[in-house]
RNA sequence: GAUCUCGUAGCAUAAUUGGAUAGUGCAUCUGACUACGAAUCAGAAGGUUGGGGGUUCGAGUCCCUCCGGGAUCACUA
Numbered sequence: 001g002a003u004c005u006c007g008u009a010g011c012a013u014a015a016u017u018g019g020a021u022a023g024u025g026c027a028u029c030u031g032a033c034u035a036c037g038a039a040u041c042a043g044a045a046g047g048u049u050g051g052g053g054g055u056u057c058g059a060g061u062c063c064c065u066c067c068g069g070g071a072u073c074a075c076u077a
Base pairs, nucleotide, nucleotide: 001073002072003071004070005069006068007067010026011025012024013023019057028044029043030042031041032040050066051065052064053063054062
C1' cells in the first nucleotide's frame, strides 16, 4: 500500500430481509431482608449505536469518507 473484518451503556454482548420506545448479563445507585455485612429479592439510573455526510416514509443495519482495533497478501530495506 491492497483486500477483508470489527467498533452498540463503565465492562461483556444481542438486535435474523431496513420497520416496536435499541434488549440482556455483570458492575453502579435505592429499598427490603440482617445486630452489621455478604448473599438473595424488588426497583431505578445509565446509549449522540466510533466521527461526519448521503439514500429512504423509516438506518445499529444500505452507500461514501475519515478515525481506531484485528487478520491476510504484497512491496522496500